[in-house]
RNA sequence: AUGACUACAGGGGGAGAGACUACACUUGUAGCGCCGAAGGAGCAAGCAUCGAUUGUGAAUCUCUCAGGCAAAAGAACCCCUGUAGGACG
Repeated sequence: AUGACUACAGGGGGAGAGACUACACUUGUAGCGCCGAAGGAGCAAGCAUCGAUUGUGAAUCUCUCAGGCAAAAGAACCCCUGUAGGACG
C1' cells in the first nucleotide's frame, strides 16, 4: 500500500404462501387456512471435561414468537460502487 475478511451506506437482481370470510371504511380489526429467505429460538458430529455429567457447537435444517400470504414495502443470499478497519492473503 491494500489482498482475504468484517461493518455501514447507495444501486441492481431476489422465492414462498387466501386480492379467503365477517365487520368497518381506517389498506384497519377479528376468525380460519397457509409461507419462510428480516429478526428470534432449537439441535448433530466434533472438541473440552469425563465416575456421572456438563459446556461449546452451523445452516438455506427444524419451530413459527415475530414477520408475511394482490400491489407497494420488506426480504436471506449474490454482484457493483463508496467509506472505515485490516496481511490473518
Glycine riboswitch aptamer from Halobacillus yeomjeoni, 89 nucleotides, folded computationally. The prediction has a mean pLDDT of 78.